The prediction has a mean pLDDT of 78. The RNA shown here (nadA riboswitch) has 69 nucleotides. Its Rfam family is "nadA riboswitch". The family's RNA type in Rfam is small RNA. A reference for the family is Huang et al. (2020), "Structure and ligand binding of the ADP-binding domain of the NAD(+) riboswitch", RNA. The RNAcentral record of the sequence draws on Rfam, Ribocentre and ZWD.
RNA sequence: GCUUUCAACAUCCCCGUUCCGGGGUGCGGCUUUUCUUCUCAGAGGAGCUUCACGGCCGGCGCUGAAGGC
Numbered sequence: 001g002c003u004u005u006c007a008a009c010a011u012c013c014c015c016g017u018u019c020c021g022g023g024g025u026g027c028g029g030c031u032u033u034u035c036u037u038c039u040c041a042g043a044g045g046a047g048c049u050u051c052a053c054g055g056c057c058g059g060c061g062c063u064g065a066a067g068g069c
Base pairs, nucleotide, nucleotide: 001069002068003067004066005065006064007063016062017061019059020058021057022056024053025052026051028049029048030047031046032045033044034043035042036041
């Protein structure tokens, strides 16, 4: 230098880390559709989307440990 396996360090255990992508959950916004209704209106389905959460999955890099060439 290349490569493989791992995460000791941790406010039980799990979790090294930034970023990227996917999907998930939650509160909103918009569009559309169906039903109910005396009225204001209410409820369900589908699609798009801001933000937040994460002990979800994957990828490049970096940190550390142990090996192989």